[in-house]
Molecule: transfer RNA
Organism: Candidatus Sulfotelmatobacter sp.
RNA sequence: GUGGCGGUAGCUCAGUGGUAGAGCGAGGGCCCAGUAAGCCCGAGGCCGGGGGUUCGAUUCCCCUCCGUCACC
Numbered sequence: 001g002u003g004g005c006g007g008u009a010g011c012u013c014a015g016u017g018g019u020a021g022a023g024c025g026a027g028g029g030c031c032c033a034g035u036a037a038g039c040c041c042g043a044g045g046c047c048g049g050g051g052g053u054u055c056g057a058u059u060c061c062c063c064u065c066c067g068u069c070a071c072c
Base pairs, nucleotide, nucleotide: 001071002070003069004068005067006066007065010024011023012022013021018055027041028040029039030038048064049063050062051061052060
């Protein structure tokens, strides 16, 4: 330099056109003599950035940044 894959909650990942979910973690509560375990609750993300298409974009197209793999 070229191409592939990836970037979504604090972490690991779903979601592939109709204003985003799970598990773990953190916080509060219940339970317990107490701790752990168990149960319940809500909080936390404008989806790496910018443009375009569309009534509507995390999703499709273009550019760009970062990570990773292959080739040169």